The RNA shown here (SAM riboswitch aptamer (S box leader)) has 117 nucleotides and comes from Aneurinibacillus migulanus. Of the family's consensus pairs, 97% are formed in the model.
[in-house]
RNA sequence: CUCUUAUCCAGAGAGGUGGAGGGACUGGCCCAAUGAAACCUCGGCAACCAUCGAAUUUUUAAGUUCAAAUUCGAGCGGUGCCAAUUCCAGCAGUGCAUGCGCGCUGAAAGAUGAGGG
Numbered sequence: 001c002u003c004u005u006a007u008c009c010a011g012a013g014a015g016g017u018g019g020a021g022g023g024a025c026u027g028g029c030c031c032a033a034u035g036a037a038a039c040c041u042c043g044g045c046a047a048c049c050a051u052c053g054a055a056u057u058u059u060u061a062a063g064u065u066c067a068a069a070u071u072c073g074a075g076c077g078g079u080g081c082c083a084a085u086u087c088c089a090g091c092a093g094u095g096c097a098u099g100c101g102c103g104c105u106g107a108a109a110g111a112u113g114a115g116g117g
Base pairs, nucleotide, nucleotide: 001117002116003115004114005113006112007111008110013042014041015040016039017038021031022030023029025090026089027088028087043082044081045080048078049077051074052073053072054071055070056069057068058067086109091106092105093104094103095102096101
């Protein structure tokens, strides 16, 4: 970089360095000198993977162990995350209204995890 797959209306910030941008892209709308990005320190959230624990099920003539699957829990490991629903929309379909507009469904794009190339 790319492919597959799951999730994306929940949750969680202080300090230091820094010095003007940031919220992927485009439009909107926001955040920012009461200090943006980035980096560092400490803290936290969550439970994707791993680990540990419990229950149930599968296999047996029967029982135990092992193994596997599912569910629940823990939070010492690997990631991730800590303004706003992925901030909202973008493409297609559709409901109300038919002037602006207000909604719903699916996709696309993006983000993160796990597995593969």
The coordinates come from a structure-prediction model, not an experiment, and the mean pLDDT is 84.